Transfer RNA from Candidatus Terrybacteria bacterium RIFCSPHIGHO2_02_41_19, 71 nucleotides, folded computationally. Rfam family: tRNA. By type it is a transfer RNA. RNAcentral records the identical sequence in 2 taxa.
[in-house]
RNA sequence: UGCCGGAUCGUCUAACGGUAGGACCGCGGACUCUGAAUCCGCUAAUCUUGGUUCGAGUCCAAGUCCGGCAG
Numbered sequence: 001u002g003c004c005g006g007a008u009c010g011u012c013u014a015a016c017g018g019u020a021g022g023a024c025c026g027c028g029g030a031c032u033c034u035g036a037a038u039c040c041g042c043u044a045a046u047c048u049u050g051g052u053u054c055g056a057g058u059c060c061a062a063g064u065c066c067g068g069c070a071g
Base pairs, nucleotide, nucleotide: 001070002069003068004067005066006065007064010024011023012022013021018054026042027041028040029039030038047063048062049061050060051059
């Protein structure tokens, strides 16, 4: 430098173009003499900027970062 792939709650991981979900962590509550375990509830995310579309995490373009291959 070229080609390919990836980027989603604090972490891990889903999502035919049609309400962004689950687990762990955290917070609150129930239970308990106290705690652990268990149960219930809550919080929290689409890498950036544009485009297409009635509607984009998803499709397209450019960029940033990470990984792989070639030289």